A computed fold for an 87-nucleotide RNA, annotated as c-di-GMP-I riboswitch aptamer. It was read from a public genome assembly, where an Rfam model found it. The prediction has a mean pLDDT of 89.
RNA sequence: CUGCGAUAAAGGCAAACUUAUCGAAAGGUAAGGACGCAAAACUGCAGGCCUAACAGGCUCGCGCCUCAUGGCGGCUGGGUUGCCGAA
Numbered sequence: 001c002u003g004c005g006a007u008a009a010a011g012g013c014a015a016a017c018u019u020a021u022c023g024a025a026a027g028g029u030a031a032g033g034a035c036g037c038a039a040a041a042c043u044g045c046a047g048g049c050c051u052a053a054c055a056g057g058c059u060c061g062c063g064c065c066u067c068a069u070g071g072c073g074g075c076u077g078g079g080u081u082g083c084c085g086a087a
Stems, first nucleotide, its partner, number of pairs: 004085002012037002017032006035074001041080003045077003048072003055066004
């Protein structure tokens, strides 16, 4: 340096849920809280997944269908950065 990842050390993050708030929703943010995590740090680039406001279509109407320009990095891969050191 590359790989690898322990019942190691020092630190770190924080699922569900609750409250507040933003949002049409999915979801985000903050606080509490820990299921887990060696990239559970960053990045929507590829795939995947969620939502469907606007728009379009159907409908007398209620409503239904399609659509990402909205999201998820704690789904997988890629890219960028990074702590520790037993076997």